[in-house]
Molecule: RNase P RNA; transfer RNA
Organism: Actinomycetota bacterium
RNA sequence: GAAGGUGGUCGGACGGUCGCGGCGCUUGAAACUUAGCGUCGAGGAAAGUCGGGCCUCCAUAGGGCAGGACGGUGGGUAACGCCCACCCCGGGUGACCGGUGGGAAGCGCUACAGAAAACAUACCGCCGCCGGGGUUCGGGGCCUUGGCCCCGAUUAAAACCUCGAUUGGUAAGGGUGCAACGGUGAGGUAAGAGCUCACCAGCGCAGGAGGUGACUCUUGCGGCUCGGCAAGCCCCGUCCGGAGCAAGGCCAAGCAGAAGACGAACGGCCCGUUCAAUGUCUUCGGGUAGGCCGCAUGAGGUGCGCAGCAAUGUGCAUCCUAGAGAGAUGGCCGUCCCACGGAAACGUGGACAGGAGCCCGCUUACAGGCCACCUUCACAU
RNA sequence: UGCGGGGUCGUCUAACGGCAGGACGCCUGGCUCUGGACCAGGAAGUUGGGGUUCGAAUCCCUGCCCCGCAGCCA
Numbered sequence: 001g002a003a004g005g006u007g008g009u010c011g012g013a014c015g016g017u018c019g020c021g022g023c024g025c026u027u028g029a030a031a032c033u034u035a036g037c038g039u040c041g042a043g044g045a046a047a048g049u050c051g052g053g054c055c056u057c058c059a060u061a062g063g064g065c066a067g068g069a070c071g072g073u074g075g076g077u078a079a080c081g082c083c084c085a086c087c088c089c090g091g092g093u094g095a096c097c098g099g100u101g102g103g104a105a106g107c108g109c110u111a112c113a114g115a116a117a118a119c120a121u122a123c124c125g126c127c128g129c130c131g132g133g134g135u136u137c138g139g140g141g142c143c144u145u146g147g148c149c150c151c152g153a154u155u156a157a158a159a160c161c162u163c164g165a166u167u168g169g170u171a172a173g174g175g176u177g178c179a180a181c182g183g184u185g186a187g188g189u190a191a192g193a194g195c196u197c198a199c200c201a202g203c204g205c206a207g208g209a210g211g212u213g214a215c216u217c218u219u220g221c222g223g224c225u226c227g228g229c230a231a232g233c234c235c236c237g238u239c240c241g242g243a244g245c246a247a248g249g250c251c252a253a254g255c256a257g258a259a260g261a262c263g264a265a266c267g268g269c270c271c272g273u274u275c276a277a278u279g280u281c282u283u284c285g286g287g288u289a290g291g292c293c294g295c296a297u298g299a300g301g302u303g304c305g306c307a308g309c310a311a312u313g314u315g316c317a318u319c320c321u322a323g324a325g326a327g328a329u330g331g332c333c334g335u336c337c338c339a340c341g342g343a344a345a346c347g348u349g350g351a352c353a354g355g356a357g358c359c360c361g362c363u364u365a366c367a368g369g370c371c372a373c374c375u376u377c378a379c380a381u
Numbered sequence: 382u383g384c385g386g387g388g389u390c391g392u393c394u395a396a397c398g399g400c401a402g403g404a405c406g407c408c409u410g411g412c413u414c415u416g417g418a419c420c421a422g423g424a425a426g427u428u429g430g431g432g433u434u435c436g437a438a439u440c441c442c443u444g445c446c447c448c449g450c451a452g453c454c455a
Stems, first nucleotide, its partner, number of pairs: 001377010012336007020041007028033001043352001047363002050361005055244004062271004067240005072086005087101001088099004102235002106233002108229003123174002125170004130164007137152007182200006201225002203222008248293004257284006263275003286454003300319008337350005382451007391405004399435001407423005428444005
């Protein structure tokens, strides 16, 4: 210098002017307020509503079944499917990245291809036994001495080629597939094979060392060689009661009840408990479309210190900061900043997006920057 | 605002984890004087992305889109 990786952070600034919503004060007024002043007024994701909690009601939330969620180890947290550190597996030259990462005992699935798909099998091939033919060789016989006949594991002496059938051995080789019952070499054999042996890989058992642990390293023994899928059912372990602020509480206005079912809380079922007796639910019909609370001090923000590798915890100081009508938080101008175009003057543009009970996470969207650390390559010293 | 359900050719609708099929519509050709009907042929699809698996419309995660339900009184 180029190309990257990880983490953090900002995500327009200042001024003027015209407006909007909440609250407070003052003045005028009398009822839906007027004017003035002060003060506060969206985000890192306010979003999706995916996970967890606070809160509220239903038993002070109880037992069992069913159902659901989670799943390496250790830690953090109010809790979590979140976060941190480490282990293992996979990817990358590397910084680093990704992983719903327990169990294959049982049931199930494993298309097509292939001989054979989970327990073993045998299509081609290889080999043995049996039979036929042939070549050479060997033995015997006959006769015209160079031809014919017979036999060949027996009294004697053998190999090869080829065809067929049936039975048997084999899994080395061929080919299929996502996947074929370890790999290489040697011995062995009729041919072969963990059949045997050496080394390597895996598994199991027994020990040693390190680590809280997952796990890692290592020694010996056993030829033990065993498919994959649980984001299929399932098994094991841990956790989970249900509903949700339109929860729920108080007040006010107005109307008209009818039918059906049945105890209800208990929203899958059973038990248990409590409550109720004219109550509850459903459907149709009627009325209403109002007010207040819940609702803003909280697992809160900022700064400094301490403990910890970190997530995080903790001590001290300091600050109070939206909350509606499901409706406000904006527009314009000037200066500056950034990007693009342009020789310049200048012009155009400024991402994604907006609370609705609150909080912690995750995920998704996002123009353009800034900071720190690290990696690879090239060059220079 | 909360809760629930669903996305397959242009439309409607099938498909155990194993070649995405059918009907209507559309296009081309034939038949006809022409059109319709009819006959033959054809194009066209799993809502986007990622994962599990040998293999995904189907199973899992995460976006996008669509639809439905609801308050209080009595």